[in-house]
RNA sequence: GGGUCCGUAGUAUAGCCUGGAGAGUACGGUUGGCUUCGGACCAGCAGACGCCGGUUCGAAUCCGGCCGGGCCCA
Numbered sequence: 001g002g003g004u005c006c007g008u009a010g011u012a013u014a015g016c017c018u019g020g021a022g023a024g025u026a027c028g029g030u031u032g033g034c035u036u037c038g039g040a041c042c043a044g045c046a047g048a049c050g051c052c053g054g055u056u057c058g059a060a061u062c063c064g065g066c067c068g069g070g071c072c073c074a
Stems, first nucleotide, its partner, number of pairs: 001073007010027004020057001029045005050066005
C1' cells in the first nucleotide's frame, strides 16, 4: 500500500442483512423495601449506537469519507 472483519452504558452482548413506537439483556452502580447489621431476595432509577457528511418523512441499521483495532496479502 491492497483485501477483509469489527467499533452499541463501567464490563460483556442482542438488534444491522430486511430502515419505523420509549435502543433490549446480563453483571456492575444507585435509591427504597426486607434484615439487629450485612449478604441474598424484591421493586424502582441513572447510564450507550467511534466521528463527520449524504440518502430518506424517518438511520444503530443503507451510502461515502475519516479515526481506532484484529486477520490475510505485498
The RNA shown here (transfer RNA) has 74 nucleotides and comes from a Candidatus Woesearchaeota archaeon. The sequence is in RNAcentral, with records from ENA. It matches the Rfam family "tRNA". Rfam classes the family as a transfer RNA. The source organism's lineage runs through Archaea, Nanobdellati and Candidatus Woesearchaeota. The prediction has a mean pLDDT of 82.